[in-house]
RNA sequence: CGCGGUCAAGGGCAAACCUGUCUAAAGGCAGGGACGCAAAACAACCGAUCUAAAGGAGCAAUCCCAUGAUAGCGGUGUCGCCAAC
Repeated sequence: CGCGGUCAAGGGCAAACCUGUCUAAAGGCAGGGACGCAAAACAACCGAUCUAAAGGAGCAAUCCCAUGAUAGCGGUGUCGCCAAC
C1' cells in the first nucleotide's frame, strides 16, 4: 500500500423496557438497562418508512401535505481503531 473482519488484544457504542425531561406528534436528550453492532462514528444527497402541528379540502367523520423525524431501513459521501493475510 492492497484486502476486508476468520484469529488476538485493548477498548467503544447501546435495542426493548423503566424513570425524568423537551415536542402537536413521530421522535430526541439524560440516567438505569443490554438486543445487538467493525463503523450502531459523522452527514437527510437518493430511495423507503414514521408523524401531520401549521396550511389546504370537506356539513362532518375524515382526507391531503414535511418545512418535523429515522444514519440501529437500504444506498451514497466524509473521517477512522486494531489484528490476520